[in-house]
RNA sequence: GGACAGCAUUCUGGAGAGACUCGCGUAAGCGGGCGCCGAAGGGGCAAGACGGAACUUCUUCCGUCGAAACUCUCAGGCAAAAGGACAGAGUGAUUUUG
Numbered sequence: 001g002g003a004c005a006g007c008a009u010u011c012u013g014g015a016g017a018g019a020c021u022c023g024c025g026u027a028a029g030c031g032g033g034c035g036c037c038g039a040a041g042g043g044g045c046a047a048g049a050c051g052g053a054a055c056u057u058c059u060u061c062c063g064u065c066g067a068a069a070c071u072c073u074c075a076g077g078c079a080a081a082a083g084g085a086c087a088g089a090g091u092g093a094u095u096u097u098g
Base pairs, nucleotide, nucleotide: 004098005097007092008091009090010089011088012087013086018034020033021032022031023030024029035078036077037076041074042072043071044070048065049064050063051062052061053060054059
């Protein structure tokens, strides 16, 4: 100095599950009841690595770190709208993160 990734941002695509029911309300919504979804966010775990203790062969136990689209459903969501992990195509800033 640059590339890729990352970060931010623009456009596009983007699933699932009750337009359930009761009360209040003009409505949007708010509160309750039962039933559901997983792809905002969040939590949990494997192999393995490291450390400690015991065993004095073989090994065992404990702790820490440790991924997800797996899992949990706290949060969020269950017509449309909005949101939406992730993906594609652009743009930007800074060498700060790798």
Predicted 3D model of a 98-nucleotide RNA (Glycine riboswitch aptamer) from Insulibacter thermoxylanivorax. The sequence is in RNAcentral, with records from Rfam. NCBI's taxonomy places the organism under Bacteria, Bacillota, Bacilli, Caryophanales, Insulibacter. Its mean pLDDT, the model's own confidence on a scale to 100, is 81.